[in-house]
This record gives sequence, C1' cells and structure tokens, in this order.
RNA sequence: GAGUUAUAAAGAAGAGGGGAGAGACCAGGCUCUGCGAACCUCUGACAACCAUCCGCCAGCAAAGCCGGAACGGUGCCAAUACCUGUUCCCUGAAAAGGGAAACUUAUAAUUG
Repeated sequence: GAGUUAUAAAGAAGAGGGGAGAGACCAGGCUCUGCGAACCUCUGACAACCAUCCGCCAGCAAAGCCGGAACGGUGCCAAUACCUGUUCCCUGAAAAGGGAAACUUAUAAUUG
C1' cells in the first nucleotide's frame, strides 16, 4: 500500500519547543488560531478496540455472549467524521427540513 469485520451525536488538559496555519481529499459554507495554528517532546487525562485479570453462563473443563477492572499494546484529548454535496423514502408550492442507506475517511483487530 490492498482487503474483511466492528465502531464513529459520548468522553478527555497543561507545559516546553515551533512560528502561520488548521479543521482527511475536492468544492461550498462555517468555525478555531499571534490571548500562538500545524508539527515535535514531556507530563496528565479520556476510552475500552486488542491483550491480561475477575464475575456470569457453569455442569469436570473449554470457547462464545454479557458485566466489571484498567498495570500492557494502540488510539485519542474544539465544534455529530464541524455542516452540506450520492441514492432512496417522507413533509413542502418552492426554498428547505426529517429519516435510512451508499461512498469516502478515521481507529482497532485481522487476512494473504
């Protein structure tokens, strides 16, 4: 880099360096940002995807499901993945609004 599955309306800060951008791509918006963006480092937090442990199912065991813990591996710590853009359905005269999918993206595990 290419697939598969699951999740994505919740949650979570400071300091140092840095010095103008950032919010995945493209576009239209909108927001954050010299009261310091991206990015890097340290510390801390959040969370429960994997691992570990405990409980339940439970019967001699084991696996799965479910619940819990949070020392490990990741991840993550503005705004619904910030909103919209594709299809279908509903409401509407229209503008627009609501819902469900799809595509894309992100994270984890896994595949050859």